[in-house]
RNA sequence: AGAGUUUGAUCCUGGCUCAGGGCUAACGCUGGUGGUAUGCCUAAGACAUGCAAGUCGAGCGAGAAAGUUCCCUUCGGGGAAUGAGUAGAGCGGCGAACGGGUGAGUAACACGUGGGUGACCUACCCUUAAGACGGGGAUAACAUAUCUAACGGUAUGCUAAUACCGGAUAAUAUAACAGUUAGAAAUAACUAUUAUGAAAGGCGGCCUCUUCUUGAAAGCUAUCACUUAAGGAUGGACCCGCGCUCUAUUAGCUUGUUGGUGAGGUAACGGCUCACCAAGGCGACGAUGGAUAGCCGGCCUGAGAGGGUGAACGGCCAUACUGGGAUUGAGAUACGGCCCAGACUCCUACGGGAGGCAGCAGUUAGGAAUCUUGUACAAUAUCCGAAAGGAUGAUACAGCAAUACCACGUGAGUGAUGAAGCUCUUUUCGAGUGUAAAACUCUGUCAGGGAAUAAGAAAAAAGAUGAGGUGAAUAAUCUCAUCCCUUGACUAUUCCCAGAGGAAGCUCCGGCUAACUCCGUGCCAGCAGCCGCGGUAAUACGGGGGGAGCGAGCGUUGCCCGGAUUUACUGGGCGUAAAGGGUGUGUAGGUGGAUGUGCAAGUCAAGUGUGAAAUCUUGCGGCUUAACCGCAAGCCUGCACUUGAAACUGCAUUUCUUGAGUACAGUAGAGGAAAACGGAAUUCCAGGUGUAGCGGUGAAAUGCGUAGAUAUCUGGAAGAACACCGGUUGCGAAGGCUGUUUUCUAUGCUGAUACUGACACUGAGACACGAAAGCUAGGGGAGCGAACAGGAUUAGAUACCCUGGUAGUCCUAGCUGUAAACGAUGGAUACUAGGUGUUGGAGGCAUCAACCCCUUCAGUGCCGAAGCUAACGCAUUAAGUAUCCCGCCUGGGGAGUACGAACGCAAGUUUGAAACUCAAAGGAAUUGACGGGGACCUGCACAAGCGGUGGAACAUGUGGUUUAAUUCGAUCAACGCGAAAAACCUUACCGGGGCUUGACAUGGGAGCUUCCUUCGGGAGGUCAAUUCUGUGAAAGCAGAAUGAAUCCGCACAGGUGCUGCAUGGCUGUCGUCAGCUCGUGUCGUGAGAUGUUGGGUUAAGUCCCGCAACGAGCGCAACCCUCGUCCUUAGUUGCCAUCAGGUUAUGCUGGGCACUCUAAGGAGACUGCCGGUGUCAAAUCGGAGGAAGGUGGGGAUGACGUCAAGUCCUCAUGGCCUUUAUGUCCCGGGCUACACACGUGUUACAAUGGCUCGUACAAUGGGAUGCAAUAUCGCGAGAUGGAGCCAAUCCUCAAAGCGGGCCUCAGUUCGGAUUGCAGUCUGCAACUCGACUGCAUGAAGUUGGAAUCGCUAGUAAUCGCGGAUCAGAACGCCGCGGUGAAUGUGUUCCCAGGUCUUGUACACACCGCCCGUCAAGUCAACCGAAUGGAGUGCACCCGAAGUCCUAUUUAUUUAGGCCGAAGGUGUGCUUCGUGAGAGGGACUAAGUCGUAACAAGGUAGCCGUACCGGAGGG
Repeated sequence: AGAGUUUGAUCCUGGCUCAGGGCUAACGCUGGUGGUAUGCCUAAGACAUGCAAGUCGAGCGAGAAAGUUCCCUUCGGGGAAUGAGUAGAGCGGCGAACGGGUGAGUAACACGUGGGUGACCUACCCUUAAGACGGGGAUAACAUAUCUAACGGUAUGCUAAUACCGGAUAAUAUAACAGUUAGAAAUAACUAUUAUGAAAGGCGGCCUCUUCUUGAAAGCUAUCACUUAAGGAUGGACCCGCGCUCUAUUAGCUUGUUGGUGAGGUAACGGCUCACCAAGGCGACGAUGGAUAGCCGGCCUGAGAGGGUGAACGGCCAUACUGGGAUUGAGAUACGGCCCAGACUCCUACGGGAGGCAGCAGUUAGGAAUCUUGUACAAUAUCCGAAAGGAUGAUACAGCAAUACCACGUGAGUGAUGAAGCUCUUUUCGAGUGUAAAACUCUGUCAGGGAAUAAGAAAAAAGAUGAGGUGAAUAAUCUCAUCCCUUGACUAUUCCCAGAGGAAGCUCCGGCUAACUCCGUGCCAGCAGCCGCGGUAAUACGGGGGGAGCGAGCGUUGCCCGGAUUUACUGGGCGUAAAGGGUGUGUAGGUGGAUGUGCAAGUCAAGUGUGAAAUCUUGCGGCUUAACCGCAAGCCUGCACUUGAAACUGCAUUUCUUGAGUACAGUAGAGGAAAACGGAAUUCCAGGUGUAGCGGUGAAAUGCGUAGAUAUCUGGAAGAACACCGGUUGCGAAGGCUGUUUUCUAUGCUGAUACUGACACUGAGACACGAAAGCUAGGGGAGCGAACAGGAUUAGAUACCCUGGUAGUCCUAGCUGUAAACGAUGGAUACUAGGUGUUGGAGGCAUCAACCCCUUCAGUGCCGAAGCUAACGCAUUAAGUAUCCCGCCUGGGGAGUACGAACGCAAGUUUGAAACUCAAAGGAAUUGACGGGGACCUGCACAAGCGGUGGAACAUGUGGUUUAAUUCGAUCAACGCGAAAAACCUUACCGGGGCUUGACAUGGGAGCUUCCUUCGGGAGGUCAAUUCUGUGAAAGCAGAAUGAAUCCGCACAGGUGCUGCAUGGCUGUCGUCAGCUCGUGUCGUGAGAUGUUGGGUUAAGUCCCGCAACGAGCGCAACCCUCGUCCUUAGUUGCCAUCAGGUUAUGCUGGGCACUCUAAGGAGACUGCCGGUGUCAAAUCGGAGGAAGGUGGGGAUGACGUCAAGUCCUCAUGGCCUUUAUGUCCCGGGCUACACACGUGUUACAAUGGCUCGUACAAUGGGAUGCAAUAUCGCGAGAUGGAGCCAAUCCUCAAAGCGGGCCUCAGUUCGGAUUGCAGUCUGCAACUCGACUGCAUGAAGUUGGAAUCGCUAGUAAUCGCGGAUCAGAACGCCGCGGUGAAUGUGUUCCCAGGUCUUGUACACACCGCCCGUCAAGUCAACCGAAUGGAGUGCACCCGAAGUCCUAUUUAUUUAGGCCGAAGGUGUGCUUCGUGAGAGGGACUAAGUCGUAACAAGGUAGCCGUACCGGAGGG
């Protein structure tokens, strides 16, 4: 200090989540020791038992018992002493109001902080002054009697005091009165007089004085206690300033209320209480009400400011079963006191009684959860006491708990057979665990056993000595110093012994976040803080191994702060992300021009007081260290007071004119209100002319019209709106405002002077205005026109379109108060480059005048610099730079909803949540893709043509169906495809029958065997072949013979089994389309852009020009092959011009290589030349020459990529599955089925033809298990036979065409399907299921609906020939040549593609996204008849205890009254539950209906309002 998460990617906004720290914690797993802390957060629920407040005999009276000893005894007992002036009880004093617990209540002078009390009290303590005289009567204890179950009383009698009561005395006390002083007064101070008003003794010592006198008492003395007064200290009481949670969906509250006078009461002021009088008091600076809560020092966090919190320790407050009340007392309205009421528990003899753990332990309940019914008063401290001492669950300690913090340990060194085991590993080599272990050498913390020694302890008291005080005193007593003596509940330290012995776990390992592999599982089981993992190769689930982190702990859960600048004071925003109020006027408030002076509230400075201690920080010190503890300093950021300063703000005052305003003169305008007038158009009415249609639409229909429409002319009526001018012109605060004229009225601007003198800006509430729609009442109603009706469209059409049409639209008077009321931009002021339009003024120059030009003010537009912005963009009309004021925002949905309130006639408006749910929602820009967006361009894409398909029959493939099986794959880009050949085989399918180391491969072992041998061993071979029998469909099985001679419960083979969504390779497709990228530079925050866009041009990102680009690569083109022309070389098997020979004839022969041809190498074409056009370009058009002209024709060649495209059945291959079977062998069947549908073809439907006779001209290819000639036979398929050929040599002959003849438009001499018979060939085999031949048969079909395919020249069409596969079997496929057209020179449209641009809510990319109803399930909240609690207000009833008042009693009392807790009745309000039912909301892989939105989303969308509709919606 940041990180993850919205997107294909980016920047921003914005939420969610994580890493850190902390805890009075709890839970899970685990657990050695010590120190220091901490330990019912819930039920302020209920409590058994014990203890927690006593003490004083030196205040007082009285006063045991047991036991022991002695005496007496009738032996039953009695007495005395001691125990002991003890125990226990009583009177009295002090304490019990402290200490300890808890946080229910309390939003308050409760608390904090600082002040005040001239308005107060204070026991014990201290100081000072004075005093303490002299009397009295009771009472408890006790005794006797008596009531009661108990608690507890009653009567009579006795007695004491530091108990109680008079009297005396006393003041600076209290009261009254008088005077003086001060003061405005209230009043205060002082002086004098009168009245009222105290006390108590105890203990010790002494005899100086008096009395009796061994010694005592008055007395004296010391000390403790007592009384009065003053002061102090301590503790308290009251008052005040400031601070102190949320809520306005709580806005008004208050009658003792606010004040006064008087009285009462109090320690004291005061409505604290009462009587009377007045009518006040509080509140938007938040009263009143509601909710929640003890407050603070502090604690946690944070850089800080803040935020959260209020355990332990400390201060204050409140409280003690709940409510009320007083008494005592210095102090209480009293935790371990009293009275009353209530609830609860217990005892009871039923008549009555007792109790209060929120003290310490402990029990029970509740709960996720919180300890021992311990020891001691040794220390500290408190109470009592003169003291010794007593008491103390305060406290000091111990126990329990890893609850927290801190410290220590669980060993150290050496140690490689890198052991075993485990894990991983296509390598079976090895790697990891790992110096880890073992082993060897050491050490001894802690725990364990034993021994020893310190500290917390200092005293007090008593005693001794000394000094000092009081004192008459050598007494006594007090203080100080020294000596002597004694006290430990609990804990510590040191040494010795033994032995590595007794002591390690938890979480995590996809990213954030340190740490990886194997197996299992297979969207299952499960994980998860967020993003997200899991659907057969999961580093994310579970286990193993390994690793990372922390460590006596580790994780999880919960809560707080942080990160979060995500409430922003420090330190945010509002054009489009959430957010500017619809607009103005203006109140409070906030802010405010220039100048002088004063004041000193804010401000600043210095000082004083306070800010408790602890905590915190720093330094130092003490426990072995640390935690912990101590000392010192700092801090405590605050408050108050004193003194000072006067710049700024403020306040007071003086002045000013520039802000603002007023007056004057001009000027502008659809500014507002009212009245009047005008013409054009529409509709209607009347009349004329006139005749069959009009109207409307994409096309129609409804509608109107022969009862005369539409059209046209004339006249009239009515209402509404104002063409042209007209303009990003004007005016207004906004909404809004447009014919003309008049009246009334408001405003802006400009100019020059005068005046006022800060009068200003903003503006919560408030008030006013406020489009359209809508509402009320009354008018009006031409056109238009929600709803409604009809017609169309459509699957439907509650819509879009059409014909009608009511509210409404208009006017008057009211209401409503909302709009995408938008510049999505609040108002004001100042400052900060310009340029260019335009509106309204003024000035200058100039002029007779007007323009032009220049300057300036006020508006209104565009462009643009700096600057700002996430970007888009804004930019003197700011979204720039600043100041002031107001409004508003804080993730999306739920929701502008619910409830409440206000307003409204209603519709509804304003204000305005929560539960729940999601991890996003959103803005701007980028690249793509897409559009029933645009522009340009290309293509047999269309058009123009030619020929087809779709109709028929057949062939072939597919779907479907069937079947035991009809093996499998293949959307455009599958379908005469894989398959360039299914009768068996192929073959993968089905039925049946066999085999199991196997049909096929390698290795090992055993047996047998050959060779070599150093006898250890090494190197090889291993099986067939022949013959026979039985059985069987065959494979095979069983057996026999020859022969030296085959086996394995071993590894493994095998799989056309699955996954093409695990893959390689190969292929298809977009597409032979012209694209796809990179380096450097530049631009941009960035994704990206630029280059590659633009202007031309091209078949082409082809080339040229321009340009922040300059270059380059893969593609294009070219290089390659082939065809077309020529040349060179070569000349057999090819050729034959010339020469010669021969034949009926033929390059047949000699010969030749000229030609053709063959096959090698060259030439040729490059827009090279000319002209036009073009930008002086690229290029294009035309021409010449040329065999060929602008890529000459054809082929090969396929960029980056897309489709999880195709193929695991070509091959290869991971994983999974199978192993007497999913392997392998065999026979038979099937792949050839057949109501049907589709694709691709063949043959046809005929005369441009068919048949027949004759006749001419090719090229590519193939041939030894082969091609096969002549010849013979057969009608023919073919057979016999075998010359030639391993091929420019032989096989080897084209057909259409051409020349004759027949047919004459018909189901034919077209067409040939189908079927019958007879054959041929191949082959073990032609039935399922081959091809061909002959004879016979002679089906459909007469040119093919919607639709659709191919083709631009040697092309289409047409004609035949060859080849691969192959035993046989092409109408298919691949090639070859022959004949050989028509049309177009265009781009409107369909389709596909490319480039640019535009929109986008798409990015799995339109086969996208997405809205609403309905149906199903789950969840939370709202409404809800009613019902159950809790709190509270008001009115009334009843009224305890008790203070007070009145009366009464000798006295205790008694009676009455006021107030009064609890209770009751009635009626409201608030809040929390339950709730039949009802409406909406959210969520939930694959339900229904439509398709509203996103593209011009197919009717642009959206906002307000009204109406309508299954729904989106219209």

A computed fold for a 1514-nucleotide RNA from a metagenome, annotated as small-subunit ribosomal RNA. The sequence is in RNAcentral, with records from SILVA.